[in-house]
RNA sequence: GGUGUCGACCGGGCAGCCGCUCGCGCCUUCGGGCGUGGGAGGAAAGUCCGGACUCCACAGGGCAGAGUGGCCGCUAACGGCGGCCCGCCGCGAGGCGGGGAAAGUGCAACAGAGAGCAGACCGCCCGGCGACGGCUCGCCGGCGCCGGGUAAGGGUGAAACGGUGAGGUAAGAGCUCACCAGAUCCGCCGGUGACGGCGGAUGCUUUGUAAACCCCACUCGAGAGCAAGACCGAAUAGAGGGGCGGGCUGCCCGUCCGAUGCCCCCGGGUCAGGGUCGCUCGAGCCGUCGGGUAACCGGCGGCCCAGAUGAAUGGCUGCCACCGCACGGUCGGUUCGGCUCGUGCGGGACAGAAUCCGGCUUACAGGUCGGCCCGGCAC
RNA sequence: GGCGACGUGGUGAAGUGGUUCAACACGGAGGUCUGCAAAACCUCUAUUCACCGGUUCGAAUCCGGUCGUCGCCUCCA
Numbered sequence: 001g002g003u004g005u006c007g008a009c010c011g012g013g014c015a016g017c018c019g020c021u022c023g024c025g026c027c028u029u030c031g032g033g034c035g036u037g038g039g040a041g042g043a044a045a046g047u048c049c050g051g052a053c054u055c056c057a058c059a060g061g062g063c064a065g066a067g068u069g070g071c072c073g074c075u076a077a078c079g080g081c082g083g084c085c086c087g088c089c090g091c092g093a094g095g096c097g098g099g100g101a102a103a104g105u106g107c108a109a110c111a112g113a114g115a116g117c118a119g120a121c122c123g124c125c126c127g128g129c130g131a132c133g134g135c136u137c138g139c140c141g142g143c144g145c146c147g148g149g150u151a152a153g154g155g156u157g158a159a160a161c162g163g164u165g166a167g168g169u170a171a172g173a174g175c176u177c178a179c180c181a182g183a184u185c186c187g188c189c190g191g192u193g194a195c196g197g198c199g200g201a202u203g204c205u206u207u208g209u210a211a212a213c214c215c216c217a218c219u220c221g222a223g224a225g226c227a228a229g230a231c232c233g234a235a236u237a238g239a240g241g242g243g244c245g246g247g248c249u250g251c252c253c254g255u256c257c258g259a260u261g262c263c264c265c266c267g268g269g270u271c272a273g274g275g276u277c278g279c280u281c282g283a284g285c286c287g288u289c290g291g292g293u294a295a296c297c298g299g300c301g302g303c304c305c306a307g308a309u310g311a312a313u314g315g316c317u318g319c320c321a322c323c324g325c326a327c328g329g330u331c332g333g334u335u336c337g338g339c340u341c342g343u344g345c346g347g348g349a350c351a352g353a354a355u356c357c358g359g360c361u362u363a364c365a366g367g368u369c370g371g372c373c374c375g376g377c378a379c
Numbered sequence: 380g381g382c383g384a385c386g387u388g389g390u391g392a393a394g395u396g397g398u399u400c401a402a403c404a405c406g407g408a409g410g411u412c413u414g415c416a417a418a419a420c421c422u423c424u425a426u427u428c429a430c431c432g433g434u435u436c437g438a439a440u441c442c443g444g445u446c447g448u449c450g451c452c453u454c455c456a
Base pairs, nucleotide, nucleotide: 002374004372005371006370007369008368009367010366012320013319014318015317016316017315018314020039021038022037023036024035025034026033027032041350045361046360048359049358050357051356052355053225054224055223056221060253061252062251063250065220066219067218068217069216070084071083072082073081074080085098086097087096088095089094099215100214104213105212106209107208108207121154122153123150124149125148126147127146128145129144130143132141133140134139135138162180163179164178165177166176167175181205182204183202184201185200186199187198188197189196190195229277230276231275232274238266240265241264242263243262244261245257246256268455269454284303285302286301287300288299289298290297291296322347323346324345325344326343327342328341329339330338331337332336380452381451382450383449384448385447386446389405390404391403397436406424407423408422409421410420411419429445430444431443432442433441
């Protein structure tokens, strides 16, 4: 230097002018003005998980229900993350997957003889019958029909009930034996555990599917969502109609509350479908030290970092940096290729807060850095 | 902003793991009939079931992701 793999990060900078929005201070003729400080992201996105928070007046139990799924840990929690275990793929760095099919039920189309305690279509073998051929004349050979044996071979299929060899047999077959692979059971050892290793016994050889029902274990209000919810407040018409007991919201039990009550429809008001709070200081960020393989946790010090709501966070110009193209220059040279050089033109992704966090997933022009693998060359 | 449902020819719509055409109706194209039309009859009209992966022998159907469409929730009494 090539190729590959895994991970971390950036995703323009500076200056000037003109704006937008929030906090604080000052001024004000109460309209606002001036100064100063802050002002999008790694995904703010999809809303796929998990939590915080708020309401559902309040305990509890059971059954339906939903989700997760190797083991151990981390965490507020998770379907996330870390480490480890097993299987498959890759030469490798690495990648992908993960309870149970030996509890039961269902399904496996077409093809095929047979598809789930399987099955004789061709083949192979045995027996009987029939007609025929051959010759050394009592045997041999094939053909047709019938009955039976056989899972070695062919063929079908996504899948056909271990593999190789030998014995055995009429032909065959774990039928028997040797070796190999696996399964189940027992014992010992290592590990917190998933699991691994060693030894022994049994010819036991068991199809796939649970992103089909289901079984096992664990978790879950198995309700709603900041348009949750609280307060202020202008205006107005409810003696209108109907239904009913209600709830942490599927059902049952229990318990609590209860008609000046609750729900639905109709009607009314409001340029008030307004204002304030919730609202942003938080499982927060940065640095450092300590514990832990790590995820992560703890101590100390420092920092305050958007809170809009008809919804701010922007626009223009110049310079610089980056990328591409063209021309020139320069270096090497056969076509052509390189360059810390110059000029001109063009380009800059995905996207954008809306209660807030932890994750996952998806989108992303271009660029930077690092670990590791592979084979080649040079040393 | 939050929550929920849906996506199958041109249109409506059935099919919820299995045979070679994904049912049916309307529409469209061609043909038969007719002097010409209408009606009727016959044939054709989904290579991708929104798209991309996965599970399975097999996916419109099951699982995950992406895209799109539609609906509901915002004041007072």